[in-house]
RNA sequence: UCCCUGGUGGUCCAGUGGUAGGACUCAGCACUUACACUGCUGGGGGCCUGGGUUUGAUCCCUAGUCAGGGAA
Numbered sequence: 001u002c003c004c005u006g007g008u009g010g011u012c013c014a015g016u017g018g019u020a021g022g023a024c025u026c027a028g029c030a031c032u033u034a035c036a037c038u039g040c041u042g043g044g045g046g047c048c049u050g051g052g053u054u055u056g057a058u059c060c061c062u063a064g065u066c067a068g069g070g071a072a
Base pairs, nucleotide, nucleotide: 001071002070003069004068005067006066007065010024011023012022013021018055026042027041028040029039030038048064049063050062051061052060
């Protein structure tokens, strides 16, 4: 210098062009003599940043940035 992959709650991941879901975690309740387990309810993210396409973008295109890998 170039190429490839990825960036989604506090953590780890899924997801699809029509305003995002699971597990763990956190708070409360139920159960228990109590704890734990289990069950229920709730909180917490608008998806790395800018621009473009589209009626509509987390998703498609493009530039950047960060992380990992590769070539010279």
Transfer RNA from Bos taurus, 72 nucleotides, folded computationally. It matches the Rfam family "tRNA". Rfam classes the family as a transfer RNA. Its mean pLDDT, the model's own confidence on a scale to 100, is 80. The RNAcentral record of the sequence draws on GtRNAdb and Rfam. RNAcentral records the identical sequence in 6 taxa. The organism belongs to Bos, within Eukaryota. A source record names the gene tRNA-Val-TAC-10-1.